[in-house]
RNA sequence: GCGGGUAUAGCUCAAUGGUAGAGCAACAGUUUUCCAAACUGAAGAUAAGGGUUCGAUUCCCUUUACCCGCUCCA
Numbered sequence: 001g002c003g004g005g006u007a008u009a010g011c012u013c014a015a016u017g018g019u020a021g022a023g024c025a026a027c028a029g030u031u032u033u034c035c036a037a038a039c040u041g042a043a044g045a046u047a048a049g050g051g052u053u054c055g056a057u058u059c060c061c062u063u064u065a066c067c068c069g070c071u072c073c074a
Base pairs, nucleotide, nucleotide: 001070002069003068004067005066006065007064010024011023012022013021018054027041028040029039030038047063048062049061050060051059
């Protein structure tokens, strides 16, 4: 330099164009003499920018970060 892949909540993962969900964690509450466990509740996210579309996590372009392969030079 070229090609490919990944990027969604604090962590691990879903969601193939139509209101972004789950588990664990953290927080609040119930229960308990207290803690743990159990149960209940609320909050929290689409890497960035642009395009297509009535509508984009999803399709297209560019950029960023990480991973893999190939090539050149030293």